[in-house]
RNA sequence: UGAUAGAGGUGCAGAACUCAUGAGUAUUCCUGCGGAGGCGCUCAACCGUCCGCGAAACAGGGAGAAAGGGAGUUUUGCCGAAAUGGAACACUGGAUUGAGAAGCGUUCUGUUGGUCGGCAGGAGAAGAUGUUGCCGACUGUCACGGUAUGUGGAGCGCUAUCG
Numbered sequence: 001u002g003a004u005a006g007a008g009g010u011g012c013a014g015a016a017c018u019c020a021u022g023a024g025u026a027u028u029c030c031u032g033c034g035g036a037g038g039c040g041c042u043c044a045a046c047c048g049u050c051c052g053c054g055a056a057a058c059a060g061g062g063a064g065a066a067a068g069g070g071a072g073u074u075u076u077g078c079c080g081a082a083a084u085g086g087a088a089c090a091c092u093g094g095a096u097u098g099a100g101a102a103g104c105g106u107u108c109u110g111u112u113g114g115u116c117g118g119c120a121g122g123a124g125a126a127g128a129u130g131u132u133g134c135c136g137a138c139u140g141u142c143a144c145g146g147u148a149u150g151u152g153g154a155g156c157g158c159u160a161u162c163g
Stems, first nucleotide, its partner, number of pairs: 001163006009079001011078009027063006037050004041100005046094001082112008091103002113139009123129001141153004
């Protein structure tokens, strides 16, 4: 230096099912009020559609979700597993144009050994969850070593075998 195999443990991710949350929300129907707009992510157009046989907003009543984000169980694949920041490109909604936001994917790149907890920031509907920074605990591993429950490092690491 290369190949193969392997370890860490409240380890990582996917899928299915269940549960809560989302939410008495969106939506829809009726009534009142109102009096010209509403809807298709936002804005400007265009297009479509609903609307004086009464739009939006607001109030009362009836019916009433889902996605996204989680937890548990089972199972599958795994041990940079994976998570997250940045950049480029592509895609999604109205088979349209411009600008933007959001979501999602691919590639490149930065950070993080793993788990748990505290504080702060931002994400999130959230007090769920997870992320970043700082601090602490536990744990695997290697190095140093004065052999101590010590110090330090990072997965581009560590162990075994072979070349």

About this RNA:
Predicted 3D model of a 163-nucleotide RNA (Lysine riboswitch aptamer) from a chicken gut metagenome. The prediction has a mean pLDDT of 79. The RNAcentral record of the sequence draws on MGnify.